Description
A computed fold for a 380-nucleotide RNA from a Planctomycetota bacterium, annotated as Bacterial RNase P class A. Lineage of the source: Bacteria > Pseudomonadati > Planctomycetota.
RNA sequence: GAAGCCCGACAGGCGGUCGCCGCCCGGCUCGAAAGGGCCGGGGGGAGGAAAGUCCGAGCUCCGCAGGGCAGAGCGGUCCCUAACAGAGACCGGGAGUGAUCCCAGGGAAAGUGCCACAGAAAAUACACCGCCCCGCCGCAAGGUGGAGCAAGGGUGAAAUGGUGAGGUAAGAGCUCACCGCGCUCCUGGCGACAGGAGCGGCAGGGCAAACCCCGCUCGGAGAAAGGCCAAAUAGGGGAGGAUGAGGCGGCCCGCCUCGCUAGAACUCCCGGGUAGGCCGUUCGAGGUCCCUCGCAAGACGGACCCUGGAUACAUGGCCGCCGCCCCUCGCGCCGCAAGGAUCGAGGGGAACAGAACUCGGCUUACGUCGGACUUCGGCC
Numbered sequence: 001g002a003a004g005c006c007c008g009a010c011a012g013g014c015g016g017u018c019g020c021c022g023c024c025c026g027g028c029u030c031g032a033a034a035g036g037g038c039c040g041g042g043g044g045g046a047g048g049a050a051a052g053u054c055c056g057a058g059c060u061c062c063g064c065a066g067g068g069c070a071g072a073g074c075g076g077u078c079c080c081u082a083a084c085a086g087a088g089a090c091c092g093g094g095a096g097u098g099a100u101c102c103c104a105g106g107g108a109a110a111g112u113g114c115c116a117c118a119g120a121a122a123a124u125a126c127a128c129c130g131c132c133c134c135g136c137c138g139c140a141a142g143g144u145g146g147a148g149c150a151a152g153g154g155u156g157a158a159a160u161g162g163u164g165a166g167g168u169a170a171g172a173g174c175u176c177a178c179c180g181c182g183c184u185c186c187u188g189g190c191g192a193c194a195g196g197a198g199c200g201g202c203a204g205g206g207c208a209a210a211c212c213c214c215g216c217u218c219g220g221a222g223a224a225a226g227g228c229c230a231a232a233u234a235g236g237g238g239a240g241g242a243u244g245a246g247g248c249g250g251c252c253c254g255c256c257u258c259g260c261u262a263g264a265a266c267u268c269c270c271g272g273g274u275a276g277g278c279c280g281u282u283c284g285a286g287g288u289c290c291c292u293c294g295c296a297a298g299a300c301g302g303a304c305c306c307u308g309g310a311u312a313c314a315u316g317g318c319c320g321c322c323g324c325c326c327c328u329c330g331c332g333c334c335g336c337a338a339g340g341a342u343c344g345a346g347g348g349g350a351a352c353a354g355a356a357c358u359c360g361g362c363u364u365a366c367g368u369c370g371g372a373c374u375u376c377g378g379c380c
Stems, first nucleotide, its partner, number of pairs: 001376004006371005012322007020045002023042008047352001051363002054361005059222004066253004071218005076090003080086001091105001092103004106213002111211002113207003123160001128153002130149002133146005161179006180202001181200008226279004236270005244258004286305005292299002324349007333340002
């Protein structure tokens, strides 16, 4: 100097002017009430993703949410958290020279299924080219019959453990050594696992992000949730209904409530009337800093702080200065040069993007700056 990989910070600042929303205080006023209007003063007013609505919860309602089936989610170990499909550390596997990154990471010896094409053959594995022995025909090349082989070659992503030696007619775990695989024990570790030792010739592989099996977890709906005040009328018509109706994803069981000789409770359909306000609505598993503990995620403790609340859906426009980034020019300085740092002037630019109950995550979009590390090249 270049390239790469990982982490962090900010999301312009100040002033003036006009405008918008809400809160507190004071005054006046409308209304039967719920509740509203005007004036003055003082404070406040979007994000790090507010996005996607993908997870988890808080909160509200269903009188309880009990058991089972179905369904859904997760899937190495330990730990963090209110919880999670989240975060951290580690283990195993994979990619990369490396810094680092990725993995829906339990089970194929419970069962079923798939592995195209090529190939003899992809599971009930009948051997394509071949290798060896014996017999026959033939001058020879070669042909043919029998009994063996899966070591060599070919096909393929994958061919029945691999390499080497011995052995054999030629071969084969046939035998041996090492590796692989299975089992047992020892050592280290909380553990997943790692290392070591011994025994055994040993079940042909892959796919479960194929069905499936195993383990763990899971009531439902959702802020237009759900409550309160006000207003209004026609309880008018019809259907179901006793082996009845209802109890908020599906089914079964259990349990509970209402009703039962009545045309009930309840449910559904048609029709008519009213619909103005308030709460929920922001003090939270909240934020910042410090000490201690922990490899870390994070935890205990202490101190300080309060930071939108609309619903006709608010925070905007203009001006000036400064800051940031890019380009050009200029003076002197460094340098052999290319060029570089400081200063000055001029011009241009500034991303993604707006709460509607709140919070913890994940995913996606995006500008500027800073730091750690790795690799390559050059110089001293």

It was read from a public genome assembly, where an Rfam model found it.
The prediction has a mean pLDDT of 77.